[in-house]
Context: one part of a larger RNA
RNA sequence: CUGGGCGUAAAGCGCGCGUAGGCGGUUAUGUAAGCGGGAUGUGAAAUCCCCGGGCUCAACCCGGGAACUGCAUUGCGAACUGCAUAGCUUGAGUUUUGGAGAGGAGAGUAGAAUUCCCGGUGUAGCGGUGAAAUGCGUAGAGAUCGGGAGGAAUACCAGUGGCGAAGGCGGCUCUCUGGCCAAAAACUGACGCUGAGGUGCGAAAGCGUGGGGAGCAAACAGGAUUAGAUACCCUGGUAGUCCACGCUGUAAACGAUGAGAACUAGCCGUUGGAACCUUUACUGGAUUUAGUGGCGCAGCUAACGCGAUAAGUUCUCCGCCUGGGGAGUACGGCCGCAAGGUUAAAACUC
Repeated sequence: CUGGGCGUAAAGCGCGCGUAGGCGGUUAUGUAAGCGGGAUGUGAAAUCCCCGGGCUCAACCCGGGAACUGCAUUGCGAACUGCAUAGCUUGAGUUUUGGAGAGGAGAGUAGAAUUCCCGGUGUAGCGGUGAAAUGCGUAGAGAUCGGGAGGAAUACCAGUGGCGAAGGCGGCUCUCUGGCCAAAAACUGACGCUGAGGUGCGAAAGCGUGGGGAGCAAACAGGAUUAGAUACCCUGGUAGUCCACGCUGUAAACGAUGAGAACUAGCCGUUGGAACCUUUACUGGAUUUAGUGGCGCAGCUAACGCGAUAAGUUCUCCGCCUGGGGAGUACGGCCGCAAGGUUAAAACUC
């Protein structure tokens, strides 16, 4: 170097975009770098291998052959790869007409509820628990009616429903904006796939500056429980949760399953589209296409299970793994305001 693997045993980067590189549809012609076979030269001898011979045998030695898988030059071949030229349309993309959607950003706005404030009615309790107590209340609480303030979140619809690359996204309206799907045609003509570095996005918590603060609630305080109770339960309650801007860059960032392409029985549900048949009725049906679920054949798997959304059968490219602990740690580098992140050992030990 080759050989084995990565759903759960060690192992898929959290997710995109993309540089280099790797890989790449189809036809014809040319070329001949790779490739194939030929010739010539060289590839020292010894060694190895084969044949024969010499020491009584052997080791050893001698002779001959083969080999030296290589290199250079030369001429030949043209299937495949490369290169060049000219094409093609099925991959990819563009245009047209439609379609669905919590995709993103900004602005506005609505109703219910909680809390607080003001006023009315009204009187002794309220609250809370397994039971209590702390707590609130005769300075009038809780209950109830009316008015007001403010913040946060959007019941029902709601669905193994939808959208997004992932994180994630849910009242309504408007503005700006990304992607996707279908059906026919027309156009471009391989423009593609992957992607080391790089770069962007990235829940929650946390950090900085300035706002905001209803509810909830780390820390904290008190009451209980208990042998104790730095908890579970209760009463309070500050950061925080919210907004703007900036940072952090992690997660059971999970489908614990990288991306792209092709092929390989069926059955049932559901979402978006298309055309067809049917119907009073987009009412029902079959077909097809893009998703999203449940079973299941072959096959795969250590088993569990997976099974056209593969963990099946193949190809291309990237990432990653190599006994447990030490340790995702130390040191160093890089990044960060910090918290810390990232890259990442060894001694020793079993």
Small-subunit ribosomal RNA, central domain from a metagenome, 350 nucleotides, folded computationally. It matches the Rfam family "Bacterial small subunit ribosomal RNA".